[in-house]
RNA sequence: GCGGGAUUAGUACAGUGGUAGUACGGUUGCUUCCCAAGCAACAGACGAGGGUUCGAUUCCCUUAUCCCGCU
Numbered sequence: 001g002c003g004g005g006a007u008u009a010g011u012a013c014a015g016u017g018g019u020a021g022u023a024c025g026g027u028u029g030c031u032u033c034c035c036a037a038g039c040a041a042c043a044g045a046c047g048a049g050g051g052u053u054c055g056a057u058u059c060c061c062u063u064a065u066c067c068c069g070c071u
């Protein structure tokens, strides 16, 4: 230098052109003499910029970081 892959909540991962979900974690409440466990509720995320579209996390382009291969 070229090609490919990954990037989604605090962490690990799903997911789809039309409200973004699970588990653990966090907060609050219930339960308990207390703790733990259990139950319920809540908060919290699509790496960045642009394009296409009525609508983009999803499709396209550029870019950032990481990983793999080639040279």
Base pairs, nucleotide, nucleotide: 001070002069003068004067005066006065007064010024011023012022013021018054026042027041028040029039030038047063048062049061050060051059
The RNA shown here (transfer RNA) has 71 nucleotides and comes from a Minisyncoccota bacterium. RNAcentral holds the sequence, with entries from ENA and MGnify. The coordinates come from a structure-prediction model, not an experiment, and the mean pLDDT is 81. The organism belongs to Minisyncoccota, within Bacteria. Rfam family: tRNA. Rfam classes the family as a transfer RNA.